[in-house]
Molecule: transfer RNA
Organism: uncultured Thermodesulfobacterium sp.
RNA sequence: CGGCGUAGCUCAAUUGGCAGAGCGUGGGAUUUGUAAUCCCAAGGUUGAGGGUUCAAGUCCCUCCGCCG
Numbered sequence: 001c002g003g004c005g006u007a008g009c010u011c012a013a014u015u016g017g018c019a020g021a022g023c024g025u026g027g028g029a030u031u032u033g034u035a036a037u038c039c040c041a042a043g044g045u046u047g048a049g050g051g052u053u054c055a056a057g058u059c060c061c062u063c064c065g066c067c068g
Base pairs, nucleotide, nucleotide: 001068002067003066004065005064008023009022010021011020017054025041026040027039028038029037047063048062049061050060051059
C1' cells in the first nucleotide's frame, strides 16, 4: 500500500431501502431401530467507535484483527 472481517462453519445481500441461504444445532414426521429424506424452529451489537443521511452491512474517518 491492497484485499478481507455479516448466524456455530462456509458465504450472499443489485443503485444506500424489511439482514438471508447452504451446512450444522433443536423439535417433529417417516423407519423395528439407525442413516437418508421431508416439515418446523431457534440462532446476528454486520470486528470496535464516531460521522453523513429520512434511512448504512453498503458511503466517509479512526482503531483492532487476518491475508498478501